Source information:
A computed fold for a 474-nucleotide part of an RNA from a Clostridiales bacterium, annotated as small-subunit ribosomal RNA, 3' major domain. Its mean pLDDT, the model's own confidence on a scale to 100, is 83.
Context: one part of a larger RNA
RNA sequence: UGACGGGGACCCGCACAAGCAGCGGAGCAUGUGGUUUAAUUCGAAGCAACGCGAAGAACCUUACCAGGGCUUGACAUCCCACUGACAGGCGUGUAACGGCGCCCUUCUUCGGACAGUGGUGACAGGUGGUGCAUGGUUGUCGUCAGCUCGUGUCGUGAGAUGUUGGGUUAAGUCCCGCAACGAGCGCAACCCUUGUCAUUAGUUGCCAUCAGGUUAUGCUGGGAACUCUAAUGAGACUGCCGGGGACAACUCGGAGGAAGGUGGGGAUGACGUCAAAUCAUCAUGCCCCUUAUGUUCUGGGCUACACACGUGCUACAAUGGCCGGUACAAUGGGACGCAAUACGGCGACGUGGAGCAAAUCACCAAAACCGGUCCCAGUUCGGAUUGCAGGCUGAAACCCGCCUGCAUGAAGUCGGAGUUGCUAGUAAUCGUAAAUCAGAAUGUUACGGUGAAUACGUUCCCGGGUCUUGUACA
Numbered sequence: 001u002g003a004c005g006g007g008g009a010c011c012c013g014c015a016c017a018a019g020c021a022g023c024g025g026a027g028c029a030u031g032u033g034g035u036u037u038a039a040u041u042c043g044a045a046g047c048a049a050c051g052c053g054a055a056g057a058a059c060c061u062u063a064c065c066a067g068g069g070c071u072u073g074a075c076a077u078c079c080c081a082c083u084g085a086c087a088g089g090c091g092u093g094u095a096a097c098g099g100c101g102c103c104c105u106u107c108u109u110c111g112g113a114c115a116g117u118g119g120u121g122a123c124a125g126g127u128g129g130u131g132c133a134u135g136g137u138u139g140u141c142g143u144c145a146g147c148u149c150g151u152g153u154c155g156u157g158a159g160a161u162g163u164u165g166g167g168u169u170a171a172g173u174c175c176c177g178c179a180a181c182g183a184g185c186g187c188a189a190c191c192c193u194u195g196u197c198a199u200u201a202g203u204u205g206c207c208a209u210c211a212g213g214u215u216a217u218g219c220u221g222g223g224a225a226c227u228c229u230a231a232u233g234a235g236a237c238u239g240c241c242g243g244g245g246a247c248a249a250c251u252c253g254g255a256g257g258a259a260g261g262u263g264g265g266g267a268u269g270a271c272g273u274c275a276a277a278u279c280a281u282c283a284u285g286c287c288c289c290u291u292a293u294g295u296u297c298u299g300g301g302c303u304a305c306a307c308a309c310g311u312g313c314u315a316c317a318a319u320g321g322c323c324g325g326u327a328c329a330a331u332g333g334g335a336c337g338c339a340a341u342a343c344g345g346c347g348a349c350g351u352g353g354a355g356c357a358a359a360u361c362a363c364c365a366a367a368a369c370c371g372g373u374c375c376c377a378g379u380u381c382g383g384a385u386u387g388c389a390g391g392c393u394g395a396a397a398c399c400c401g402c403c404u405g406c407a408u409g410a411a412g413u414c415g416g417a418g419u420u421g422c423u424a425g426u427a428a429u430c431g432u433a434a435a436u437c438a439g440a441a442u443g444u445u446a447c448g449g450u451g452a453a454u455a456c457g458u459u460c461c462c463g464g465g466u467c468u469u470g471u472a473c474a
Base pairs, nucleotide, nucleotide: 001474002473003471004470005469007468008467009466010465011464012463013462015458016457019422020421021420022419023418026314027313028312029311030310031309032308033307034305035304042053043052064300065299066298067297068296069295070294073123077122078121079119080118081117082116083115084114088103089102090101091100092099106113107112125289126288128287129286130285134283135282136278137277138276139274141272146185147184148183149182150181151180152161153160154159165176166175167174191266192265193264194263196234197233198232199231200230201229202228206223207222210221211220212219237260240254241253242252243251244250316415320374321373322372323371324370325369332363334361337356338355342351343350344349381412386407387406388405389404390403391402392401428450429449430448431447432446433445434444
């Protein structure tokens, strides 16, 4: 100087407390361990691995296994020889790839170009090893308020001072004081979005006024007000008033205001820590394989199942289930696409195809609300499991997809010890969209609808910050 303390003082955080909803019990989905297996590819491991890499394993993917092929190779450059092709079509053969046969078949300035086949080796290739050889990227402490430097001063020196102290703040934020005076990286602001208003613009969006028309609809003429769209501005600064304070920083209350003291949300992550993660995104040193640890094909596996754990979904019901009626969104993507009206089917879906490269067309809501029914039961709750019959995608749904109908109707009556999230348009609850994607979400990322309770407080648990103290630790 640090680190540590079941030392002290002060402060903060959904850390506790106060509340709400969960998890832990059930069934299923999904990931992991374990076990099994020819293979169940590999990685991730307290927080910070475990719906993680994977924004989507039937083949492919695919790296794993079994078996069949190839060996200058699936891919790149160079050299030599030959050919004029290669591709494509037909036939043969195979589990398939490979193989074999036939047909067809370039340009030219004649130097060659281009392509194929064969050969020779240089080489290609490796998701083989090492993240403890590395780059790059990422997690984490933590959006915590810290981490340092120059000059000066002090100390023999390590070092100290500044950065400590009195206040204050979300903040090393600011004020005052001080052997310090300044500065840098962080904080804040500048950026995006949302909340109010104005101006400009007015189609594909809008419809107050006027007119026309319809069973009905901004449907038409028209309008530029309103909503909205999207560009530019305004607006909030403790600016104003009062109390407190040291006449300071600041703080408490008030006015005006759409908004008040960082208005809400996001992006933004200092010096560093964990030999943290990744050689399987990529790049890369070294080591290793080279008729195989490369490459290709068929089939299988990654989907196994006594069990254990994590994360979710659905429930156990009446604030509910079922039936009928009937409203109201936002974000988005749409041509290999989104698909209306209509018709067929109980339905999944099919037929058909208006319109739309989209503020123009379509995808397009649910909870809520109104009426009826059920009457507290393992039920008209719950839907697992299983049988049969179908639909869709796709060469192909046996291993191993999703959906529909009929039948079947399991566990489950609110969950032990323990444990998680959340402070407001939040939790809870309801649906919608998108990426990936032929098909395949209870996951993920976004979007809107409905919309709470509680916070006395900082004694305690956890984590963090500052000062101080002890130390046989570095």
Its Rfam family is "Bacterial small subunit ribosomal RNA".